[in-house]
């Protein structure tokens, strides 16, 4: 320095999550072709040289190890900007509604009398009375109503009698009692979603009507103004998120310099 056999070691690496930690299996990002199989999220597998098992293939350098540059990408932080969301407001505006106050504009009422006052009714309660209607019971009418134990007549037939004649009497028939039914009356008692009705009593805030006295306002329908309230725009506080910046932390890929064993030929 060449060449062959091995070993170290590598056959992706990083963020987040998770875990006490690491690794693995999920998300993500890089970057490339870069083995395989089996395990694993209420999980698997280990312990600082931190996946296990078993099978392969590079292999001492373009690949391994280190340092440094640069950096995609990931995570934390923030009296920062910006968007959007929730919820809250003492605020402010503007509009919109609601009720309310005023009576300034318009309207309307008013000397053929406003507002007040005073006084009579009615509305309104409560008792009653009268009628009306509707039931109840009792009278009354009428109408049915007894096999025998109601009542007249009592055919046939019975009894008593020597006979004259007598006697009870059941169907019929005629009445009629209790009881049913009915309804033109009358009396009584109860009740009313009834009354252009009548008596007494209360009430009398309102409302309507009328008489009197006073003389000049009244009403609140529309606008203006004022108030509370609700709604809605904005302000402003808080919390979230998303994204810009800052700034800290991990870092993939690449590029740079540097190391890196044994053993046998030639």
């Nucleotide at each position: 320095c060449c060449g062959u056999g091995c070993u170290a070691c590598g056959u992706g690496g990083g963020g987040c999550g998770u875990u006490a930690g690491c690794g693995g299996u999920g998300c993500c990002c890089u970057g490339u072709c870069a083995c395989c199989u089996g395990c694993c999220a209420u999980c698997c597998g280990c312990u600082u040289c931190a996946g296990c098992a078993g099978g392969g293939c590079g292999g001492a350098a373009u690949u391994c190890c280190u340092u440094u540059c640069c950096g995609a990408g990931g995570g934390g932080c923030g009296u920062c900007g910006g968007c959007a969301g929730g919820c809250a407001u003492u605020g402010u505006g503007u509009u919109c509604g609601c009720c309310g106050c005023c009576a300034c504009c318009g309207g309307g009422c008013g000397u053929u009398g406003a507002c007040g006052g005073c006084u009579g009714g009615a509305c309104c309660c409560c008792a009653u009375g009268c009628g009306a209607u509707g039931g109840g019971c009792g009278u009354c009418u009428g109408g049915u109503g007894a096999a025998c134990c109601u009542g007249g007549u009592c055919a046939g037939g019975g009894c008593g009698g020597a006979g004259a004649c007598g006697c009870a009497g059941c169907a019929g028939c005629c009445a009629u009692a209790a009881g049913c039914c009915u309804g033109u009356g009358c009396g009584u008692c109860c009740a009313u979603g009834c009354g252009c009705c009548g008596u007494g009593g209360g009430a009398c805030c309102u409302u309507c009507c009328g008489g009197c006295c006073u003389g000049a306002g009244c009403c609140g329908c529309g606008g203006a103004g004022c108030g509370u309230c609700g709604a809605u725009a904005c302000g402003u506080g808080u919390c979230c998120g998303c994204u810009g910046c800052g700034u800290u932390u991990c870092g993939g890929a690449g590029a740079a310099a540097g190391g890196u064993g044994c053993a046998c030929g030639g």